Notes: Predicted 3D model of a 674-nucleotide part of an RNA (large-subunit ribosomal RNA, domain II) from Methanothermococcus sp. SCGC AD-155-C09. It matches the Rfam family "Bacterial large subunit ribosomal RNA". The full RNA is in RNAcentral, with records from ENA. The coordinates come from a structure-prediction model, not an experiment, and the mean pLDDT is 85.
Context: one part of a larger RNA
RNA sequence: GCCGGCGACUUAUAGGCACUGGCAGGUUAAACCGGGAAUGGUGGAGCCAUAGCGAAAGCGAGUCUGAAUAGGGCGAUUGUCAGUGUUUAUAGACCCGAACCCGGGUGAUCUAACCAUGGCCAGGAUGAAGCUUGGGUGAUACCAAGUGGAGGUCCGAACCGACUGAUGUUGAAAAAUCAGCGGAUGAGCUGUGGUUAGGGGUGAAAUGCCAAUCGAACCCGGAGCUAGCUGGUUCUCCCCGAAAUACGUUGAGGCGUAGCGUCUGGUGCUAUAGCAGGGGGGUAAAGCGACUGUUUCGGUGCGGGCUGCGAGAGCGGUACCAAAUCGUGACAAACUCUGAAUACCCUGUGUGAAACCAGGCAGUCAGACUGUGGGGGAUAAGCUCCAUGGUCGAAAGGGAAACAGCCCAGACCGCCAGCUAAGGUCCCCAAAUCAACACUAAGUGAUAAAGGAGGUGGGAUUGCCCAGACAACCAGGAGGUUUGCCUAGAAGCAGCCAUCCUCAAAGGAGUGCGUAAUAGAUCACUGGUCGAGCGAUCCUGCGCCGAAAAUGAACGGGGCUAAGUGUUGUACCGAAGCUGCGGAUUAAACUUGUUUAAUGGUAGGGGAGCGUUCCAUGUGGGGUGAAGCGUUAGCGUAAGCGGGCGUGGACUGCAUGGAAGUGAGAAUGUCGGC
Numbered sequence: 001g002c003c004g005g006c007g008a009c010u011u012a013u014a015g016g017c018a019c020u021g022g023c024a025g026g027u028u029a030a031a032c033c034g035g036g037a038a039u040g041g042u043g044g045a046g047c048c049a050u051a052g053c054g055a056a057a058g059c060g061a062g063u064c065u066g067a068a069u070a071g072g073g074c075g076a077u078u079g080u081c082a083g084u085g086u087u088u089a090u091a092g093a094c095c096c097g098a099a100c101c102c103g104g105g106u107g108a109u110c111u112a113a114c115c116a117u118g119g120c121c122a123g124g125a126u127g128a129a130g131c132u133u134g135g136g137u138g139a140u141a142c143c144a145a146g147u148g149g150a151g152g153u154c155c156g157a158a159c160c161g162a163c164u165g166a167u168g169u170u171g172a173a174a175a176a177u178c179a180g181c182g183g184a185u186g187a188g189c190u191g192u193g194g195u196u197a198g199g200g201g202u203g204a205a206a207u208g209c210c211a212a213u214c215g216a217a218c219c220c221g222g223a224g225c226u227a228g229c230u231g232g233u234u235c236u237c238c239c240c241g242a243a244a245u246a247c248g249u250u251g252a253g254g255c256g257u258a259g260c261g262u263c264u265g266g267u268g269c270u271a272u273a274g275c276a277g278g279g280g281g282g283u284a285a286a287g288c289g290a291c292u293g294u295u296u297c298g299g300u301g302c303g304g305g306c307u308g309c310g311a312g313a314g315c316g317g318u319a320c321c322a323a324a325u326c327g328u329g330a331c332a333a334a335c336u337c338u339g340a341a342u343a344c345c346c347u348g349u350g351u352g353a354a355a356c357c358a359g360g361c362a363g364u365c366a367g368a369c370u371g372u373g374g375g376g377g378a379u380a381a382g383c384u385c386c387a388u389g390g391u392c393g394a395a396a397g398g399g400a401a402a403c404a405g406c407c408c409a410g411a412c413c414g415c416c417a418g419c420u421a422a423g424g425u426c427c428c429c430a431a432a433u434c435a436a437c438a439c440u441a442a443g444u445g446a447u448a449a450a451g452g453a454g455g456u457g458g459g460a461u462u463g464c465c466c467a468g469a470c471a472a473c474c475a476g477g478a479g480g481u482u483u484g485c486c487u488a489g490a491a492g493c494a495g496c497c498a499u500c501c502u503c504a505a506a507g508g509a510g511u512g513c514g515u516a517a518u519a520g521a522u523c524a525c526u527g528g529u530c531g532a533g534c535g536a537u538c539c540u541g542c543g544c545c546g547a548a549a550a551u552g553a554a555c556g557g558g559g560c561u562a563a564g565u566g567u568u569g570u571a572c573c574g575a576a577g578c579u580g581c582g583g584a585u586u587a588a589a590c591u592u593g594u595u596u597a598a599u600g601g602u603a604g605g606g607g608a609g610c611g612u613u614c615c616a617u618g619u620g621g622g623g624u625g626a627a628g629c630g631u632u633a634g635c636g637u638a639a640g641c642g643g644g645c646g647u648g649g650a651c652u653g654c655a656u657g658g659a660a661g662u663g664a665g666a667a668u669g670u671c672g673g674c
Base pairs, nucleotide, nucleotide: 001674002673003672004671005670006669011091012090013089014088015087016086017085018084019083020082021081022080023079025048026047027046031042032041033040052059053058062074063073064072065071094232095231097229101222102221103220104219105218106217112196113195114194115193116192117191118190119189120188121186123155124154125153126151130147131146132145133144134143135142159183160182161181163180164179165178166177167176198214200210201209202208207216235609236608237607238606239605240604245258246257247256248255249254259364260363261361262360263359264358265357266356267355274349275348276347277346278345279344285338286336287335292332293331294330297327298326299325300324303321304320305318306317307316308315309314367392368391369390370389371388372387373386374385375384376383397408398407399406412583413582414581415580417579418578419577423573424572425571426558427557428556432570434569435568436567437566438565439564445560451545452544455542456541457540458539459538460537461536462535463534464533472529473528474527475526476525478502479501480500484496485495508523513520584599585598586597587596588595589594590593610663612660613659614658615657616656617655618654619653620652621651628647629646630645631644632643634641635640
């Protein structure tokens, strides 16, 4: 892992509600009788009901409050006893699951410390004190040689340890092996026996160790501790069908009440969509010469600054700032002279298995994305928080290549029938290689900006042009003059000022290149050749560049110049949509056997059934072969039922009731097998 067995809403008591049954007042409890743990009999104590109101005295169809004959509150009555179902409470209370806490015991054969008594430490090195001899001194001191053999001394086996690396990591081993490493006469190591015990011991102290267990050992018990947490919770079909919100909460992944669901009973036109009429508003927009604030430019310029004159008073100037005002152009969630659409309220109409009332039973309180209006953030987020729709959640089908939340559309069942939606119609792939007019040349058609460009189509305005435009080619492009200044030089062309005149068809005191400065070659401008259009600006369609990511194309693919893009048209395809035919169920209606409508569904509510074991009653089958097992017709909407054949070898079915150890795929379930 698979297969098979087992495996989870029970039981008792009490209350609520519903249904069924008895009685109309209902009913017995304990106990007793009886052959009796009999379903029979006795037992009326008690309980509920029959009257309420008030704190009570008390009064009473009323009563309480109150001064009240007022007003107001609560009342002016029907049940009860069982059974069944469901739910609540109390109990382990659907099942499995803690870490813990407490009690009583068992442990120091591991390990920590200590006590008693024993044992062990190859070899080598160093050479303390003391002593001896010699030297030395007045005597000591002191010096040298020898002797001597100290030390938590040195090197290094046994022994004890464990610093590094590798191997090992389902190991040879639940801590080792290998190669190195530290101590090795000491606070040393070790044998044997003994002592200390769980909030306790022991600890050269690491919360270490106390039997592979230690921030409190282990065993049994309290104990089925508790678990607002996780997991699991077993047959079928039918009807309806949520929520992820508000408020409160030692509350935030839990609860309570409300909201939203369902079932039963009741009320009886009351809800709501739509339509009609009537309302208030201060949002969007807009506006501000209507306020509060903000704000562009211009005019006038209170006041101020700076400045001139004056002894001062004061009088002037101002390319500065600037009140106020005028003109001009703007901004606002906390501005409004204005002011919608929607929404909301009221009335009427109108509609529905709608609404409302009472009661039983719930679930929900983590929501997600998307459109729209906003707050937060960075006018970031598959971000976050509200509001308002939708979808998902709880929704399958078609489209979007694939794709909960997007687009279309809501699956009762069957059909080798038809029509459509979104989206599509060259092939993969069902249907147009359809029609018309344009555009694109970039494979644009798959994602992107500022910015850039004689890409190309359309439109508008304007200039030049057969008295010859634009481009090209031929020719001219001069003189005063090297203008003046400046400068080493400045001659059209470093720079500054000025920018005239003449000859002319035309030629600037010069457009750029060039020279040290000249020169040179150009341009503007003019003539000629040529012969028909040529420029400028703006708006707009489709394209181009801008354009870089890590294995390889990543955009459905092939491929396409339309099979791309825009506009228009007609066909067709296309879904579980709609229609047709057949069938089922539910509800309503009435004409009573037809019609109409409905039948996606998680949590959840309600309804109807199938099957298993046992019991009662009835009725059957069975060695001429029961159950079980295997296989296979047939039947039923499903759970299921069931004939035949084989196997098997002794029990078992059906009907009506009853009672449950009553249905397995999941629980790191449990036991067994493989």